[in-house]
Context: one part of a larger RNA
RNA sequence: GGAUGAACGCUAGCGGCAGGCUUAACACAUGCAAGUCGAGGGGCAGCAUGAUGAGUAGCAAUACUCAUUGAUGGCGACCGGCGUAAGGGUGCGUAACGCGUGAGCAACUUGCCUCAUACAGGGGGAUAACCUCGGGAAACGGAGACUAAUACCCCAUAUUUGUAAUUCAGGCAUCUGAGAUACAAGAAAGGAGAGAUCCGGUAUGAGAUAGGCUCGCGAGACAUUAGCAAGAUGGUGAGGUAACGGCUCACCAAAGCGACGAUGUCUAGGGGAACUGAGAGGUUGGACCCCCACACUGGAACUGAGACACGGUCCAGACUCCUACGGGAGGCAGCAGUGAGGAAUAUUGGACAAUGGGCGGAAGCCUGAUCCAGCCAUGCCGCGUGAUGGAAUAAGGUCCUAUGGACUGUCAACAUCUUUAACAGGGGAGCAAUAAAGUCUACGAGAUAGACAGAUGAGAGUACCCUGGAAAAAAGCAUCGGCUAACUCCGUGCCAGCAGCCGCGGUAAUACGGGGGAUGCGAGCGUUAUCC
Repeated sequence: GGAUGAACGCUAGCGGCAGGCUUAACACAUGCAAGUCGAGGGGCAGCAUGAUGAGUAGCAAUACUCAUUGAUGGCGACCGGCGUAAGGGUGCGUAACGCGUGAGCAACUUGCCUCAUACAGGGGGAUAACCUCGGGAAACGGAGACUAAUACCCCAUAUUUGUAAUUCAGGCAUCUGAGAUACAAGAAAGGAGAGAUCCGGUAUGAGAUAGGCUCGCGAGACAUUAGCAAGAUGGUGAGGUAACGGCUCACCAAAGCGACGAUGUCUAGGGGAACUGAGAGGUUGGACCCCCACACUGGAACUGAGACACGGUCCAGACUCCUACGGGAGGCAGCAGUGAGGAAUAUUGGACAAUGGGCGGAAGCCUGAUCCAGCCAUGCCGCGUGAUGGAAUAAGGUCCUAUGGACUGUCAACAUCUUUAACAGGGGAGCAAUAAAGUCUACGAGAUAGACAGAUGAGAGUACCCUGGAAAAAAGCAUCGGCUAACUCCGUGCCAGCAGCCGCGGUAAUACGGGGGAUGCGAGCGUUAUCC
């Protein structure tokens, strides 16, 4: 000099863009953060409509009230499907194939999506909700009777799988691919619509996407850690897994790692990158992106295409809460917010308008992801605090060689001009794509092209534009002995104090404190901490 997720002191006008618990992975009140589908199903608690019956008013049409009815819209709860493994948070652990990079899998999986081929025949038994009964303070749970499905099960068929022998082709040893034969085993679901048709179901192959596993190389400290290791090293066989493998087990062998640093201890998430530097290098890993790990602590599996699962389950533990003392409930390292810790870090805000995600045929619903707003000079950038003229060089102040002069200083006053920004009034966006959904037309009939009509803005009456009046409401901070730009007077008298280093202060202090002046930077300026 540069830099910072900074803090502290003094000061402070505005805007844009970014950033904001570095400490206790400490404990958490409250609200919200994952639902959706009635075009899978039985139903009908509540709402609306219709129908039927009865009543009231009326001459009647009709209106109102009550009751019944799942008949219709729809729908709380229930069965079922998909999602909840993404998105969001944190950095405890981890020195490891965790990460980065480059390879490999002839050792693997992949819901939703795309393409292709084939298929969907027949049958069955339950169960929730509802109803009845009774238990419990509650959380919740029991018994009986009934019923449905795209829930569950059985049979049939299937280009699939397994086993056996066989033919051809290929390779990299185990083998791989293709064809045909025999035996055994294995599927399915319907719904909407007047219909056309659309949405689904099953099997197989291929793709895409996403993952799993293996290996080479690379990236901490300590040798005042030198030997380590018993499923430990390898083999055979078996089990297990989507898959390879001591992954696990039985038997056998005598191996395996290590001064090219094993083992141990300490520290640490890794990378893209960031800061600095001419570079080499050094330091860092906050924000953003990728990967990993974790979800009160420890352990375990279930479901599922995918988890050993932040807002799922079970067990144990610590803690907190409720209790009728028998027993129960909970997990902010999601968004806000609270306490604590700390030098220190924000609102219990708005909206799904956009982008994206889940579900749905769609309308749509949900979305603290996201988009916005609020707070903070925390940083970077921009703008302003006026411009021009103006000499009696005014007054005042300070200093001196003191009837005078120098500096403050064109500074001010005064005159003329301008009005950015702020304030007030008026107008007023872009972000919105006519995208999606719908209708019509054309053809080569599609995830096609064209046309028609077509609602929607949280931010926000914000940005921006116009008008108005008035220089109007807007400058500080540090330093001035040398390094280092900037000097004098007074006070003090080794005192009070200063200080980054050298060093100042003991009666003429440019070094302490104040005044005047000057220098530097400027809505900031200094100090402290850390890195280069």
This is a predicted structure of a 532-nucleotide part of an RNA (small-subunit ribosomal RNA, 5' domain) from an uncultured Bacteroidales bacterium. The prediction has a mean pLDDT of 81. It matches the Rfam family "Bacterial small subunit ribosomal RNA". Its family is annotated with ribosome and structural constituent of ribosome in the Gene Ontology.